Lysine riboswitch aptamer from Peptococcaceae bacterium UBA3933, 188 nucleotides, folded computationally.
RNA sequence: AGAUGAGGUAGAGGCGCGAAAAUCAAGAGUAUGGCCAAGGAAAAGGGGAAAUUUAAUGAAUUGGUCAGAAAGGGGUUUUCGCCGAAGUCUAAUAAUUUUCCCGAUUAUUAGGCUGGGUCUGUACUGAAUAAGUACAGGACUGUCACCUAUGGUUUUCCCACGACCUUAGGUGGAGCACUAUCUCAUUG
Numbered sequence: 001a002g003a004u005g006a007g008g009u010a011g012a013g014g015c016g017c018g019a020a021a022a023u024c025a026a027g028a029g030u031a032u033g034g035c036c037a038a039g040g041a042a043a044a045g046g047g048g049a050a051a052u053u054u055a056a057u058g059a060a061u062u063g064g065u066c067a068g069a070a071a072g073g074g075g076u077u078u079u080c081g082c083c084g085a086a087g088u089c090u091a092a093u094a095a096u097u098u099u100c101c102c103g104a105u106u107a108u109u110a111g112g113c114u115g116g117g118u119c120u121g122u123a124c125u126g127a128a129u130a131a132g133u134a135c136a137g138g139a140c141u142g143u144c145a146c147c148u149a150u151g152g153u154u155u156u157c158c159c160a161c162g163a164c165c166u167u168a169g170g171u172g173g174a175g176c177a178c179u180a181u182c183u184c185a186u187u188g
Stems, first nucleotide, its partner, number of pairs: 002187010014083001016082009032067007042054003046102005086114012115141002118138008143173007151165004
């Protein structure tokens, strides 16, 4: 020189991940409200039970008419944080939904899975053929390891072997990874 281990810093994958604001479309002429008519005793939340509220001064429901939203999700632009970015599953806890149970939503903790985006199929959520999630499959792409081949570099008078690099192909692995670099320790 090199090798191994620990820690730090900076990077790469690409329709890359997430958040916020503005705006647009859709949601939707829907929910809901007023009036009129019919109707005639029940009705109210995701489901069940209980309570409470509304109701013959007319409930549910149907028709007409006049008004008429919003949320989650999506597109575009800008900004910010980043590369286990982030997502998802299970369990526990807390909060929300009138109370309880189930379910649902949000947050935190612990553990598991997933390199990344994309396409197809099934199921669920959803107004939706948008989008998302789960599972399965396909090609693509990044990374590391091994093998093969072309070309180049290296030691040298030349060649061979070995090592390294580019390109191409094949097989396999996983992000606590990979590349570069710094510090410490050990080996040498």